[in-house]
Context: one part of a larger RNA
RNA sequence: UUGGGCAUAAAGAGUCUGUAGGUGGCUUUUUAAGUCCGCCGUCAAAUCCUAAGGCUCAACCCUGGACAAGCGGUGGAAACUACCAAGAUGGAGUAUGGUAGGGGUAGAGGGAAUUUUCGGUGGUGCGGUGAAAAGCGUAGAGAUCGAAAAGAAGACCAACGGUAAAAGCACUCUGCUGGGCCGACACUGACAUUGAGAGACGAAAGCUAGAGGAGCGAAUGCGAUUAGACACCCCAGUUGUCCUAGCCGUAAACGAUGGAUACUAGACGCUGUGCGUAUCGACCCGUGCAGUACUGUAGGUAACGCGUUAAGUAUCUCACCUAGGGAGUACGUUCGCAAGAAUUAAACUC
Repeated sequence: UUGGGCAUAAAGAGUCUGUAGGUGGCUUUUUAAGUCCGCCGUCAAAUCCUAAGGCUCAACCCUGGACAAGCGGUGGAAACUACCAAGAUGGAGUAUGGUAGGGGUAGAGGGAAUUUUCGGUGGUGCGGUGAAAAGCGUAGAGAUCGAAAAGAAGACCAACGGUAAAAGCACUCUGCUGGGCCGACACUGACAUUGAGAGACGAAAGCUAGAGGAGCGAAUGCGAUUAGACACCCCAGUUGUCCUAGCCGUAAACGAUGGAUACUAGACGCUGUGCGUAUCGACCCGUGCAGUACUGUAGGUAACGCGUUAAGUAUCUCACCUAGGGAGUACGUUCGCAAGAAUUAAACUC
């Protein structure tokens, strides 16, 4: 390399959009590039194969024949791929009637709790732990009542429930706005799918500048524990956590399972939305589509487990893997303010 693989053994990019490229549903026609058939030419000699022959045999030598693909030419075929033209509606999309939702973004409002400050009552402990101590407190703490301020987070509802491409998203209300699903069927007429490069988004931590800072709390300090304790426990507490504008671009970014399409038993739930039945109406009962759980047949799996949301049966396409270590390192390059990120070896060892 081929092959074989990619949930857990090495291996699915964090997610999406989309260029080139690959692949592509139905009917009829054209052409004949691919494809198939016939014929012709060519494919040096030697070699190989084969039938005879010559050295006493053989190796060896000599004569003749053959093989087959390839390439070129020519004449045909038209099923498939491709091309040309026309058409249809099932894939896809648009319009339309509904509908669910923590989808996004901007603004406004509200309550509980916490801390702090001020005032009242009161008068000695509080706090904390396995036990303590440090800490706070007669300059009046803790407790309790009233008032004020600040910042952050959104109890109950809450669910194996919803929604988003993923990251993620939850107090209430309002503006703007994206996507989905269902139903009727009006329109376009294959407009599809995947997607190298490329672009966009991307938790937390971190960085830059400016605001903010209640609680929590890396670092740090004190007190304990301990043989020691640069920890676990306690009391303080800075960066940070929050906001605005930028950067970073990584996670066990996980379903450790790329995307698309089709097919292949059921049982039992939940969410959204139709239909039938029933009824005064709501339930009940049956059923369709979309999503989401659980159990399970066939099947496949090394097993565990998967099982119409496949890890089953097939097709298309992209990423990736090829024993362990060295190493996701060095060097180089690109990006970044930096931290670092991306790309990514070899010697050597076994």